Overview
The RNA shown here (FMN riboswitch aptamer (RFN element)) has 111 nucleotides and comes from Candidatus Pullichristensenella excrementigallinarum. Its Rfam family is "FMN riboswitch aptamer (RFN element)". Rfam's curators write: The RFN element is a highly conserved domain that is found frequently in the 5'-untranslated regions of prokaryotic mRNAs that encode for flavin mononucleotide (FMN) biosynthesis and transport proteins.
[in-house]
RNA sequence: CGUCUUCAGGGCAGGGUGGGAUUCCCGACUGGCGGUAAAGUCCGCGAACGCUUCGGCGCCGACUUGGUGAAACUCCAAGACCAACAGUAACAGUCUGGAUAGGAGAAGAUG
Numbered sequence: 001c002g003u004c005u006u007c008a009g010g011g012c013a014g015g016g017u018g019g020g021a022u023u024c025c026c027g028a029c030u031g032g033c034g035g036u037a038a039a040g041u042c043c044g045c046g047a048a049c050g051c052u053u054c055g056g057c058g059c060c061g062a063c064u065u066g067g068u069g070a071a072a073c074u075c076c077a078a079g080a081c082c083a084a085c086a087g088u089a090a091c092a093g094u095c096u097g098g099a100u101a102g103g104a105g106a107a108g109a110u111g
Base pairs, nucleotide, nucleotide: 001111002110003109004108005107006106007105014026015025016024028094029093030083031082032045033044034043035042040081041080049058050057051056063079064078065077066076067075085097086096087095
C1' cells in the first nucleotide's frame, strides 16, 4: 500500500398549565471521530441540510473567569452556552421517522 471481516451516538426523572404538550413553563438529562496536556464549545473531519455533470462543491451551532503546571479555551473549581431535516392532538438536542441506512474512524485478518 492492496483485499477482506467486525465494530462504530447519547439523552426529559419529578412537577405545572391545558381538551390535548417527553414539543410550552419549572426542572432533569445527553455529548460521534482524529489531533493536541485528557475537549459537545480549539483545529480538522463525519453526519445532517442545499446544489450537482454524481467526480464533488457549498453550508454547518456553542466559553468565559480563577487555580495548578514547562505545557491545558482539554485537567481542577465556578458560572455559562450549543445542538439538522420531516412528523405530531401543541412549538422537540432528548418522542416518532428516513435509519436493519450512511459514516469520520477504530480493531483485526491476509497478501

Annotation: Its mean pLDDT, the model's own confidence on a scale to 100, is 87. The sequence is in RNAcentral, with records from MGnify.